[in-house]
Bacterial large signal recognition particle RNA from a Thermotogota bacterium, 266 nucleotides, folded computationally. Rfam family: Bacterial large signal recognition particle RNA. Rfam describes the family as follows. The signal recognition particle (SRP) is a universally conserved ribonucleoprotein involved in the co-translational targeting of proteins to membranes. Rfam classes the family as a non-coding RNA gene. The sequence was found by an Rfam model in a public genome assembly. The organism belongs to Thermotogota, within Bacteria.

Parts: sequence; C1' cells; structure tokens
RNA sequence: UCAUGCUAAGCGGGGAGUUAGCGGUUCCCUGUUCCCGAAAUCCGCUAUAGCGGGGCUGAAUUCCCAUCGGAGGCAGGACCGAUGAAGGGUCGAUGAAAACAAACAGCGAUGACGGUUAAGCCCUACGCGGCAGAGCCCUGUGAACCUCGUCAGGACCGGAAGGUAGCAGCGAUAAGCAGGAUACUCUGGGUGCCGUAGGAGCACUUAGCCCGAGCAUGUGGUUUUCAUACCACCUUCGUCAGUCCGAUACGAUGAUGGGUGCAUGA
Repeated sequence: UCAUGCUAAGCGGGGAGUUAGCGGUUCCCUGUUCCCGAAAUCCGCUAUAGCGGGGCUGAAUUCCCAUCGGAGGCAGGACCGAUGAAGGGUCGAUGAAAACAAACAGCGAUGACGGUUAAGCCCUACGCGGCAGAGCCCUGUGAACCUCGUCAGGACCGGAAGGUAGCAGCGAUAAGCAGGAUACUCUGGGUGCCGUAGGAGCACUUAGCCCGAGCAUGUGGUUUUCAUACCACCUUCGUCAGUCCGAUACGAUGAUGGGUGCAUGA
C1' cells in the first nucleotide's frame, strides 16, 4: 500500500413546552431523512443523562473536534385592530337655566309693542240678602201630693141652719217633652256675578283714548353657565390577533481544516 474479517461508533438535528436537569411521546422548523412496544392527572434516565427488542452500515465523502456560515426559532420593541379595568371631565352627546337673533308656523293698519284713564280681580269695615242654629210665638201633651179653680164621696165643727179643710174626678196651667208656617231677636260662616266707603297694587282681565309697525307664543338656530358620566374623547395599566424589526455562550443542512482502532494474509 492492497485484500478479507471484526470492534468502537453511527443510522438525524434544532426551537417551544414540560422538567431539579437530560431525552422521548405533544406542537413547530429544517435535512430525501431504519423498524417494533409503552409514554402528559406522563415514560425512561442522572452531567458517561432515554428504556426494552430487532435490522443495516462500519474505520471513513458516512465517526469525532474546531472554524466559517446562517434555514428557522426565541426574549424584547414598534405600528395597527379589537377588548377589559381604573381615572378625567373635554363642551362632542344629553339635560336644565339665562341671553341673543329672527328662518318656518302664528298674531298684527278691523291697529303690533308701548303709554295713559277708569273699572274688575285683592284686603278691611259697614249695610242688605241668603244659609244654619237658638230664642220668641202657635198647637198638642203634661203634676198621686209639695200649682190654681171647682171640689162627688168621706172627715171635722155646730142642737140645727150651715160652715171648715180637702182626696179622687174634671178643667186650666208651671217645669219638661213633641211638632210647626210667616214675622221678629241673637249668634256663626270656605255665604253673595249685591251695595257703600276706605285701602293695597308687580302681575292679570275688560272698556276708552294716544302713538304708528312690529311682536317673540310654538318649532328650530346661536352664545354663556351649570349638571350627568350612558355613549363619544383623553390618560394609564393589561389581554388577544396581524405586520415589521429583532440582541443572543439558541441554532439545522452545508463548506473548510484537522484527528481517529484491532486481527489475518500478500
């Protein structure tokens, strides 16, 4: 150096997630990239970090190391959309009040607005009427006795004639009770299209007179102030998607360089 047969080793890697950590099942990215079994309330291991059973390649383009490189990923950031919470009231929205202007409707030369006179509405007093109550009055009823008149019977006095007191009855009445028209008296008022007088007086109503063209009732408009915090707006803190940027001792395929067994025979 060549041939043959073995062994080490290899038959993917990475990110996220999970884990004390490592790998796997899970999701994702990248290489054309062995098979079977179990494995997320997980499975197997311990910095020499998958387990169990098979198959293939096999000391080199295939294994190991270093460097380059950068598919992809990640922390984070920006923009934009949606959404949650808290706060702010900003004149957007809504409501209230005031003022301004005069568009539409309305009223107005059969006279707007304004002014003036008188009256009403308001208050007080008096009067009149009315209502209610009471009184007076009328009628009826009404006293065993303590009212009156007449007093049967009986009682008493008297020789008699007669007389006395007097119950019941009858009649009339008192207090009381019941009913009732008119007139009269008193009291009262949420009494009256009433009268008289005196007051108050912004407003409102009626009538007369003066003036001579607008008035501002409704709707809408403008301005100011106050309020509400539902919506809109602003601020802060988050959440979920999308786009862009993206550090990094995260990182594949790839490229370059270097390194690495055993046995036998020629």